[in-house]
RNA sequence: GCCAUCUUAGCUCAGUUGGUAGAGCGGCGGUAUCGUAAACCGCAGGUCCCCAGUUCGAUCCUGGGAGAUGGCU
Numbered sequence: 001g002c003c004a005u006c007u008u009a010g011c012u013c014a015g016u017u018g019g020u021a022g023a024g025c026g027g028c029g030g031u032a033u034c035g036u037a038a039a040c041c042g043c044a045g046g047u048c049c050c051c052a053g054u055u056c057g058a059u060c061c062u063g064g065g066a067g068a069u070g071g072c073u
Stems, first nucleotide, its partner, number of pairs: 001072007010025004019056001027043005049065005
């Protein structure tokens, strides 16, 4: 320098032929216990990497940028 894949909650990851986003773990509260842990129930937490375009509507499609990983030279 070129190519491919990826970027979504604190962490690991789903997701949608475009219709306002979920799980597990973690956090907080509760039930229960003599008490703690485990267990069970509930709650909070996200400008879906950034900018622009298309569209009635973009996490998703298009263009550009940034970063990560792998491959080639």
Overview:
Predicted 3D model of a 73-nucleotide RNA (transfer RNA) from an uncultured bacterium. The prediction has a mean pLDDT of 81. It matches the Rfam family "tRNA". The family's RNA type in Rfam is transfer RNA.